About this RNA:
Model confidence (mean pLDDT): 79 of 100. Bacterial large signal recognition particle RNA from an Actinomycetota bacterium, 268 nucleotides, folded computationally. NCBI's taxonomy places the organism under Bacteria, Bacillati, Actinomycetota. The gene name in the source record is ffs. The sequence is in RNAcentral, with records from ENA. Its Rfam family is "Bacterial large signal recognition particle RNA". The family is grouped with related families in Rfam's "SRP clan". Gene Ontology terms of the family: signal recognition particle, plasma membrane targeting and SRP-dependent cotranslational protein targeting to membrane, signal sequence recognition.

[in-house]
Formats: sequence, C1' cells, structure tokens
RNA sequence: CCGCGCUAGGUGGGGGGCUCGGGGUCCCCUGAACCGGAAACCCUCGAUACGCCGGGCCGAUUACCCGCUUGCGGCCCGCGGUUGACCGGGCAGCCCCCGGUGACGAGCGUCGAUGGUCGAGUCCCGCGCGACUCGGAGCCGUGAACCCGGUCAGGCCCGGAAGGGAGCAGCCGUAAGCGGUGUACCGAGAGUGCCGCGGGCGAGCUCGGCCGGAGCUUCGUUACCGGGAAAGCGACGGCCGUCUGCGGGUCCAGAGCGGGGCGCGCGG
Repeated sequence: CCGCGCUAGGUGGGGGGCUCGGGGUCCCCUGAACCGGAAACCCUCGAUACGCCGGGCCGAUUACCCGCUUGCGGCCCGCGGUUGACCGGGCAGCCCCCGGUGACGAGCGUCGAUGGUCGAGUCCCGCGCGACUCGGAGCCGUGAACCCGGUCAGGCCCGGAAGGGAGCAGCCGUAAGCGGUGUACCGAGAGUGCCGCGGGCGAGCUCGGCCGGAGCUUCGUUACCGGGAAAGCGACGGCCGUCUGCGGGUCCAGAGCGGGGCGCGCGG
C1' cells in the first nucleotide's frame, strides 16, 4: 500500500417556540440528506441530557474534529417614522355658549337718528256708571174627589106646618205649589268694559308736543379680544399592538481557505 471480516460511528444541520433544562413532534431557514411507528393540557431523557421503538444501508473514509473568512435566516435591545385601538389632564386649536370691539351687508333716519324734556297711555288703589249672569219683587197662566171659600140643582136631616140645618156633583174663586215673563223696580256676583272721576307709581315700552341736529340696530356674514365649556374632533402625554428605517448585540445553515485525527483481527 492492497484485499477480506468486524467495531466505534454515520445515515443531515441550524434558528424560533415549548421546557427547570437537553432533544423530538410544531413553525421557519438551509438545500437534497434511508424506510416504517407514537408524540401538545405531548413523547423521550437529566449537564455522562444533542431523542424513543422496529427494520435496512454505509463504515474507518471526500463522511470525524479545530481555527479563520464569508454568510441564508432567526432572536434580543435602543432610537426614530407610520398607523390602529385604549386611557388621561380639560391644553382650548375646531365645534358650542356668554360678553365686547371692528369691517362689510341689510334695515331705520334731515318727511329729523341717538339723546334731553314735558304730557298722555300702558300698571296699581278707591268711588261711580254701564253691560252680563243669577235670585227676588211684579205680571200672566195653571192649580184642591173629601180633610179650602162662595153659590149649592137633586137628594138627606129636624119640624104638624111655616120654616130651619148640614152639604155631594156642577159652576165661580182662591192657597201652597208648578210653568211662563221678568228691559225699565230690588239685591247679589265676577276671567266684566276702547266708560267717567280722584289718587299713586313713574323703571321700561308706546304715542304726541318741544329742544337739538346725525346718527341708530337686540338683524346677517366675517375678523379679533376676554371668559366658559358636559360630550365630539384635533393637539399633547401614557400604554399596547401593525408596518417600516437606522444602529448595536447574539445564535447560525451553507460555502471558501488552513490545520489535526483516522481503531481491531486475518492474509498478501
């Protein structure tokens, strides 16, 4: 160095997640790396943890180990941007409310504004008058089987008679009551009056007279100032996410370069 048979070992690796921790099932990256089975309120293990069960293949080598470079991808932190919820103090920018100033418009005004002054009214009190309503008086009608009146036919009673008596119906009348009328008479009332008289109040408003001589508006729009403001929008602050930029850290598949290691038996 070669051949045969073995053994160690290999038959992918990595990030995230889970876990007290390792590995697997799960997600992702790498890229080509046997087959079957179980595994999430899970499977198998304990820092000697880098899986478990069964079968196959390779096998001491390009397959193992170390270092450097590069590097897919993941994770963490910080600083921004973006966007969506939630919370907060009311910050007072928008909206809203109150007051004020100005501009423009509109309206009123020399047929006289704001203002001043006088008078009247509006308001209140008292008295009167009127209207209305109610009641009454008055007037009209009606109104009693008997227990109201008058007259009382017939009939009845007393009497020898003359005569006398009570009295139903009818007729006439009347009482209470009932109905009507009720403007002029009497009384009362009140959501009563273009009424009269007297007094009060006179702030505002209306009307009128006078003075005076150019402004006035509680209307619309707009700008500004001051104050308020429950809710809403916005801004601000906080917090949790979405997407994204920059910086830092960390793990790292794969690739490149360099180095190390490579067992046992038999035979040639």